[in-house]
RNA sequence: CGGGACGUAGCUCAACGGUAGAGCGGCCGGCUGUAGACCGGUAGGUUGUGGGUUCAAAUCCCACCGUCCCGA
Numbered sequence: 001c002g003g004g005a006c007g008u009a010g011c012u013c014a015a016c017g018g019u020a021g022a023g024c025g026g027c028c029g030g031c032u033g034u035a036g037a038c039c040g041g042u043a044g045g046u047u048g049u050g051g052g053u054u055c056a057a058a059u060c061c062c063a064c065c066g067u068c069c070c071g072a
Base pairs, nucleotide, nucleotide: 001071002070003069004068005067006066007065010024011023012022013021018055026042027041028040029039030038048064049063050062051061052060
């Protein structure tokens, strides 16, 4: 310098154009002599940034930023 993949909750990942979810973790409660396990509930997101397309974008397009891989 060229090409590719990825970026979504604290962590690991779903959602393949129509109101963003799960597991673990956090918090509250139940259970228990206490804790763990188990059960119920609850909080937590400008979907990396900025534009574009569309009635509607996490999703499609462009640029940029970051991580990883390949090539020179």
Record summary: The RNA shown here (transfer RNA) has 72 nucleotides and comes from a Candidatus Aenigmatarchaeota archaeon. The coordinates come from a structure-prediction model, not an experiment, and the mean pLDDT is 83. The sequence is in RNAcentral, with records from ENA. Rfam family: tRNA. Rfam describes the family as follows. Transfer RNA (tRNA) molecules are approximately 80 nucleotides in length. Taxonomically the source falls in Candidatus Aenigmatarchaeota (Archaea, Nanobdellati).